[in-house]
RNA sequence: GUGGGGCGCGCCUAGGGUUCCGCCCUUCCGUGAGGCAGGGGACUGGUCCGAGAGGCGCAGGCGGCCCGGUUCGCCGGGCCGCUCCACGGCGGGACAAAAGCCCGGGAGAC
Numbered sequence: 001g002u003g004g005g006g007c008g009c010g011c012c013u014a015g016g017g018u019u020c021c022g023c024c025c026u027u028c029c030g031u032g033a034g035g036c037a038g039g040g041g042a043c044u045g046g047u048c049c050g051a052g053a054g055g056c057g058c059a060g061g062c063g064g065c066c067c068g069g070u071u072c073g074c075c076g077g078g079c080c081g082c083u084c085c086a087c088g089g090c091g092g093g094a095c096a097a098a099a100g101c102c103c104g105g106g107a108g109a110c
Stems, first nucleotide, its partner, number of pairs: 008058005015049002020046002022043001023040004028035002060083010085105001087108001091103003
């Protein structure tokens, strides 16, 4: 310098906004409890979204040993082990909207 492969899913968390619920404010109605409507996410929250570089688990892959089958190429299963490392914009995109989501293990840096 070039080529190939790997970076899957579920649950959760950091985080996120505001469609729904709740909460709060206001006009009006009501004897009252409350009700219609409008507004608020610099409203703690519930539903919701949610990490390549966060957690847990499962799957997959590789290696070792053992068991069964075999067309002797290999196939299936059980147990054990390994599955490392990772600084990162601006900007854009979706859903109601935003984000550590997606573009993206990107651009870039070392």
The RNA shown here (Guanidine-I riboswitch aptamer) has 110 nucleotides and comes from Paractinoplanes rishiriensis. The model forms 100% of the base pairs in the Rfam consensus. RNAcentral holds the sequence, with entries from Rfam. The prediction has a mean pLDDT of 84.